[in-house]
The RNA shown here (transfer RNA) has 73 nucleotides and comes from Hahella sp. CCB-MM4. Taxonomically the source falls in Hahella (Bacteria, Pseudomonadota, Gammaproteobacteria, Oceanospirillales). Rfam family: tRNA. About the family: Transfer RNA (tRNA) molecules are approximately 80 nucleotides in length. Model confidence (mean pLDDT): 80 of 100.
RNA sequence: UGGCCGCUGGCGCAAUGGGCAGCGCAUCUGACUUUGACUCAGAGGGUUCCCGGUUCAAAUCCGGGGCGGCCAG
Numbered sequence: 001u002g003g004c005c006g007c008u009g010g011c012g013c014a015a016u017g018g019g020c021a022g023c024g025c026a027u028c029u030g031a032c033u034u035u036g037a038c039u040c041a042g043a044g045g046g047u048u049c050c051c052g053g054u055u056c057a058a059a060u061c062c063g064g065g066g067c068g069g070c071c072a073g
Stems, first nucleotide, its partner, number of pairs: 001072007010025004019056001027043005049065005
C1' cells in the first nucleotide's frame, strides 16, 4: 500500500429477503434464608463506531472515514 472480515447495553453474542433492537452473564430491587450463597420473580441500561446518501421505513443497502484482525506485497 492492496484485498477480505469484524465493530450492536458494562462483557459475550443474536436480529442473514429493509418493517416495534432481543438473549445470556453482570448490576439493581423483591421473594426465599437467622445472615450470606443458591434458586425464583421483576427492573434499569443501546441515539446499533462516525459522517453523508437511498427509502414511507436502515443495525441491515450505497459512498467516505475511524479502529481491530487475517492475508498478500